[in-house]
């Protein structure tokens, strides 16, 4: 430098046009002398920046960035 895949909650990840969820974690409460374990309840996301297209965009186009990988190059 070029394809390629991928950036969504603290972590790992779904979600492919029309209310942004799921398991761990975490916090409250129930349960126990007490922890763990159940059980019920909560918080916690400007959906990687920008622009565009639609009545409507996480979803589709188009830049730009980071990560990853695969290929040129260069010595």
């Nucleotide at each position: 430098g070029g394809g390629c895949u991928g950036g969504u909650a603290g972590a790992u990840c779904a979600g492919c046009g029309g209310a942004a969820g799921a398991u761990c974690g975490c916090u409250g409460c129930c349960u126990u002398c007490g922890c763990a374990a159940g059980g019920c309840a909560g918080a916690a996301g400007c959906c990687g920046g920008g622009g565009g297209u639609u009545c409507g965009a996480a979803u589709c186009c188009c830049c730009c960035c980071c990560a990853g990988u695969c290929c040129a190059c260069c010595a």
Molecule: transfer RNA
Organism: Methanomassiliicoccales archaeon